[in-house]
Context: one part of a larger RNA
RNA sequence: ACCGGCGAGUUAUGAUUGCAUGCAAGGUUAAGUCGUAGAGACGGAGCCGUAGUGAAAGCGAGCCUGAAUAGGGCGAUUAGUAUGUAGUCAUAGACCCGAAGCCCGACGAUCUAUCCAUGAGCAGGUUGAAGGUGGGGUAAAACCCACUGGAGGACCGAACCGACGUUCGUUGAAACGCCCGCGGAUGACUUGUGGAUAGGGGAGAAAUUCCAAUCGAGUUGGGGGAUAGCUGGUUCUCCCCGAAAUAGCUUUAGGGCUAGCGUAAGGUAGUAGUUGAUGGAGGUAGAGCACUGAAUGGCUGAUGGCGACACAAGUCGUACUGAUUCCAAUCAAACUCCGAAUGCCAUCAAUGUCAUCCUUGCAGUCAGAGUGUGGGGGAUAAGCUCCAUGCUCAAAAGGGAAACAGCCCAGACCGUCAAUUAAGGUCCCUAAAUUUAUGCUAAGUGUGAAACGAUGUAGAGAUGCAUAAACAACUAGGAUGUUAGCUCAGAAGCAGCUAUCAUUUAAAGAGUGCGUAACAGCUCACUAGUCGAGUGCCUCCGCGCGGAAGAUUUACCGGGGCUAAGCAUAAUACCGAAAUUACGGAUUUUAGAUUUAUCUAAAGUGGUAGGGGAGCGUUCCAUGGGGGGUGAAGCAGCAUCGUGAGGAGCUGUGGACCGCAUGGAAGUGAGUAUGCCGGU
Numbered sequence: 001a002c003c004g005g006c007g008a009g010u011u012a013u014g015a016u017u018g019c020a021u022g023c024a025a026g027g028u029u030a031a032g033u034c035g036u037a038g039a040g041a042c043g044g045a046g047c048c049g050u051a052g053u054g055a056a057a058g059c060g061a062g063c064c065u066g067a068a069u070a071g072g073g074c075g076a077u078u079a080g081u082a083u084g085u086a087g088u089c090a091u092a093g094a095c096c097c098g099a100a101g102c103c104c105g106a107c108g109a110u111c112u113a114u115c116c117a118u119g120a121g122c123a124g125g126u127u128g129a130a131g132g133u134g135g136g137g138u139a140a141a142a143c144c145c146a147c148u149g150g151a152g153g154a155c156c157g158a159a160c161c162g163a164c165g166u167u168c169g170u171u172g173a174a175a176c177g178c179c180c181g182c183g184g185a186u187g188a189c190u191u192g193u194g195g196a197u198a199g200g201g202g203a204g205a206a207a208u209u210c211c212a213a214u215c216g217a218g219u220u221g222g223g224g225g226a227u228a229g230c231u232g233g234u235u236c237u238c239c240c241c242g243a244a245a246u247a248g249c250u251u252u253a254g255g256g257c258u259a260g261c262g263u264a265a266g267g268u269a270g271u272a273g274u275u276g277a278u279g280g281a282g283g284u285a286g287a288g289c290a291c292u293g294a295a296u297g298g299c300u301g302a303u304g305g306c307g308a309c310a311c312a313a314g315u316c317g318u319a320c321u322g323a324u325u326c327c328a329a330u331c332a333a334a335c336u337c338c339g340a341a342u343g344c345c346a347u348c349a350a351u352g353u354c355a356u357c358c359u360u361g362c363a364g365u366c367a368g369a370g371u372g373u374g375g376g377g378g379a380u381a382a383g384c385u386c387c388a389u390g391c392u393c394a395a396a397a398g399g400g401a402a403a404c405a406g407c408c409c410a411g412a413c414c415g416u417c418a419a420u421u422a423a424g425g426u427c428c429c430u431a432a433a434u435u436u437a438u439g440c441u442a443a444g445u446g447u448g449a450a451a452c453g454a455u456g457u458a459g460a461g462a463u464g465c466a467u468a469a470a471c472a473a474c475u476a477g478g479a480u481g482u483u484a485g486c487u488c489a490g491a492a493g494c495a496g497c498u499a500u501c502a503u504u505u506a507a508a509g510a511g512u513g514c515g516u517a518a519c520a521g522c523u524c525a526c527u528a529g530u531c532g533a534g535u536g537c538c539u540c541c542g543c544g545c546g547g548a549a550g551a552u553u554u555a556c557c558g559g560g561g562c563u564a565a566g567c568a569u570a571a572u573a574c575c576g577a578a579a580u581u582a583c584g585g586a587u588u589u590u591a592g593a594u595u596u597a598u599c600u601a602a603a604g605u606g607g608u609a610g611g612g613g614a615g616c617g618u619u620c621c622a623u624g625g626g627g628g629g630u631g632a633a634g635c636a637g638c639a640u641c642g643u644g645a646g647g648a649g650c651u652g653u654g655g656a657c658c659g660c661a662u663g664g665a666a667g668u669g670a671g672u673a674u675g676c677c678g679g680u
Base pairs, nucleotide, nucleotide: 001680002679003678004677005676006675011092012091013090014089015088016087017086018085019084020083021082022081023080026048027047028046032042033041034040052059053058062074063073064072065071095233096232098230102223103222104221105220106219107218113197114196115195116194117193118192119191120190121189122187124156125155126154127152131148132147133146134145135144136143160184161183162182164181165180168177199215201211202210203209208217236615237614238613239612240611241610246259247258248257249256250255260365261364262362263361264360265359266358267357271355273351274350275349276348277347278346279345280344286338287336288335292332293331294330296328297327298326304320305318306317307316308315309314368393369392370391371390372389373388374387375386376385377384398409399408400407413585414584415583416582418581419580420579424575425574426573427560428559429558433572435571436570437569438568439567440566446562452546453545456543457542459540460539461538463536464535465534473530474529475528476527477526479503480502481501484498485497486496509524513522514521586605587604588603589602590601591600592599593598594597616669618666619665620664621663622662623661624660626658627657634653635652636651637650638649640647641646
């Protein structure tokens, strides 16, 4: 891992509600007794109800409060009770499995820690302390030399004890080892045997270290099925309905209670809803500036500052400051002179058959998600977060979006080799137009993006010049006073400052740019000629261009590929879903008809949590009626019936018990619990 077996809402006593049955202003026995461990009978103690109210004495269809005859509170105008059964709750282990822990008793120091008693062990080599002896030395010492001596938590290094490093080992040879090196090795050394200390404790050269492979509190038995607002699991079928992820409170936030939303039963109003009309409340969107504020320009110019005159008062001045009034143009969630659409409330009318409301039983839900719209937070970020309001998912399959819970279309009772459509599509992959008409795009734009940039191109408009010849090109001119004045070393159109005139002209600036040290030189404006019909500039708008760099692989059409098979407008066909229709069938509710289980009609039949209804099967019991050695159960196979759980039949195997009907009772249904046991 698989297969097989086992494996989870039970039981008792109460409470409450529904249903069933009996009796009914009443209902009913309990323990116990008799009896065949029975059926049944007896047993009226007790319990519930028939009257309430008050704290109570009490009173009583009333009572209490109160001074009250007032007001108010609770009552009175009747249905209960007993048993059974089903749902739920309470108390119990209370659906099952699961802690870490807490407490009580007992057993442990054969491991290990420390201690006590008594024993044992430490190859070999080295160093050479004190002391001693002899000699020297001295007044005597100190002191010196030689020898002797053999000290030491001394040195090197086996046994022994340890464990600093790497390798190997890591389902090991080993639940801590092996090889190679390494530390101590006469000592606070090592070790044998016997003994002592015990868990709220002991021991500890101290590490939360050890106390039998167990230690922030040993092991074992018990309290014990501790508790678990937590995780996991919870076993047959069909039918009907079908949520929530919100509010308030909560040592509350992943829990709970009440409400909201679901379901079932019963009940009651034309109730809810929709549409129309009418009447309301309101201050949002928008808009506005009348208030409160913000804020720009202009006129005005108070006050203040500065300057002058001045002893002061004051007068005058000012590119200073800038109040106020006015004009123009603006802004606001906490501004409003205004002010919708929706939504909300009410009344009337129409429609509306349960969608509304009431009572009772039973719930689940309190982590929501995305998307559209209106907003707050954030950065007018987030597959972000918090509200409001729709939708979808959740709990929804089908078609489309290549794939894709939340987007678009559309809500699957079952069947059909029938039809029509939706969204979306119709060149091939791939069902259906290589459809029609008119344009646009040349970028593979389409098939990813901005500010900004650009003689891309289509359309619309405004305006200038132009046969008295424009625009472009070419030819020619582009001069004189004058090198304007100033400045300057120089300044002559062209460093800079000022002015910017006049003349000759067809025209020519006291000069547009390049250039020179300054001149020179080239060029432009401007003009004439040649040429001969458009040309310059601006605005709006359609489609394109650039801007455009990324990480496994082209990779931003799903691919092929496409110049339409792209884009825009218009049109006609067709394809396309579990939608709609057709035909057949099943089932629910309501209504009607009849006939008492059928028919007709209408409306339904996606579904998680959850509520309700109806059934199948297993084991046993009671009663009835059956089968079986001419072959029961079980097992295997097969073309059978039922919506399903499931049920027959036949054949084989097997070799002794087993169905059916009506009731009853449960150790009553397994695929999941890192489930338990067995097998492989």
This is a predicted structure of a 680-nucleotide part of an RNA (large-subunit ribosomal RNA, domain II) from a Bacilli bacterium. The full RNA is in RNAcentral, with records from ENA. Lineage of the source: Bacteria > Bacillati > Bacillota > Bacilli.